[in-house]
């Protein structure tokens, strides 16, 4: 200096003024409120609501069977599908990255097009023998048929039932033999493991595919803050049908058994309401610091408090500055630096992303102009 690689920050900044909505404090009001000060007033993703608590209710929620998550090993966490170290595949020259990563000898399915065959294989081109036929000095050569043998080449495929090399044969063939590769078993040694290394035995090679059904282990009650609580106010009753121990109906929210409340339910007509308050922000909270760990993360200890709206604020305008694109104009220097190289100008105009709380917190996936910063990898160039 090009050109990646992982991590992390940040998300225009100052001032005026005009507004908005919690809070506190004063001050006025009979009361509903108003004034005035002062202080707070979005994220990093506040978004998707996808996972996984917390918290509230429902009898603290059994039990069968369904459903539904989760999936290599070890940690860590309030939990997790998340996070860290590792292992094992696969991609980079590399830093590093990617994996929905349990079982395919437990059983069933399925494998497009192509191609002869796609899984207890299979003959299209083909290669041998034999037979008829021709034909030759000769089993010398030969087309087409028929009838058998093979699977080595050659085609197709995403994948073709081990590879290479030789015995053997009429051709061939794990049919046999070496050596490789898988596989299943057995030992020895590392490792907390998941796994790795090394030896030896067998058979003669058993293919994918479970994001197909389904086996295996493991976890999971259900609704959600419109949860649930409390006041306050309003209204008007009818009619039908069931039902009161021979018990409607209602909870346990696929279902059933079970087990509880139980005297009112259910359909139509016709009325009334559409408020207030508490839950509500102090939390597995932020920030420093010191410790334990290899790291997620854990302990202690100081300090610190920072939105709570309910038609839902958190904004608008002006002025300076900074950054970015474009034109114009000026200038071809001037400064760092041993050198490679690297840094600078005025003016105008336009432009600064993605997006906004609504119970919390913890993740995960999405979106994101631009700017910084730490490490590191590879090419080059200089000294």
């Nucleotide at each position: 200096u090009g050109a990646g690689g992982u991590g992390g920050u940040u998300g225009g900044g100052c001032g005026g003024u005009c507004g908005c909505g919690g809070c506190g404090u004063g001050g006025c009001c009979a009361g509903g409120g108003c004034c005035a000060c002062g202080g707070c007033g979005a994220g990093g993703a506040a978004c998707g609501u996808c996972c996984g608590g917390a918290c509230u209710c429902c009898u603290c929620a059994g039990a069968g069977c369904a459903g539904g998550g989760c999936g290599g090993u070890g940690g860590g966490u309030a939990a997790c599908a998340c996070c860290c170290a590792c292992c094992c595949g696969g991609g980079g020259c590399g830093a590093c990255c990617c994996g929905c990563g349990g079982g395919a000898c437990a059983g069933u399915g399925c494998c497009a097009c192509a191609g002869a065959g796609a899984a207890u294989a299979g003959a299209c081109c083909g290669c041998c023998g034999c037979g008829u036929c021709c034909u030759u000095g000769a089993g010398u050569g030969g087309a087409g048929c028929g009838c058998g043998g093979c699977a080595a080449a050659g085609g197709u495929g995403a994948a073709a039932c081990g590879g290479u090399g030789g015995u053997g044969u009429a051709a061939g063939a794990g049919a046999c033999c070496a050596c490789c590769a898988g596989c299943a078993c057995c030992c020895c040694c590392g490792g907390u493991g998941a796994c790795g290394g090394g030896g030896g035995u067998g058979g003669c090679u058993c293919g994918g595919u479970a994001a197909a059904c389904c086996c295996c282990g493991c976890c999971c009650g259900g609704a959600g803050c419109a949860a649930g609580g409390u006041c306050a106010g309003g209204c008007a009753g009818g009619a039908a049908g069931c039902g009161u121990u021979c018990g409607a109906g209602g909870g346990u929210g696929a279902c059933u058994c079970g087990c509880c409340c139980g005297a009112g339910c259910u359909u139509c007509c016709g009325g009334g309401u559409a408020g207030g308050c508490c839950g509500c922000u102090u939390g597995a909270g932020g920030c420093g610091u010191a410790u334990g760990g290899a790291a997620a993360c854990g302990u202690g200890c100081g300090c610190u408090c920072u939105a709570g709206a309910u038609g839902g604020a958190u904004g608008g305008c002006c002025g300076c500055c900074g950054c970015c694109g474009c034109g114009c104009c000026a200038a071809u220097g001037c400064g760092g630096g041993c050198a490679a190289c690297c840094g600078c100008g005025g003016c105008a105009c336009g432009g600064c992303a993605c997006a906004g709380a609504a119970u919390c917190c913890g993740g995960c996936g999405u979106a994101c102009a631009g700017a910084c910063c730490a490490c590191c990898u590879c090419a080059u160039c200089c000294g």
About this RNA: The RNA shown here (Bacterial RNase P class A) has 383 nucleotides and comes from a Bifidobacteriaceae bacterium. The coordinates come from a structure-prediction model, not an experiment, and the mean pLDDT is 78. The model forms 96% of the base pairs in the Rfam consensus. Its Rfam family is "Bacterial RNase P class A". By type it is a ribozyme. A source record names the gene rnpB. The source organism's lineage runs through Bacteria, Bacillati, Actinomycetes, Bifidobacteriales and Bifidobacteriaceae.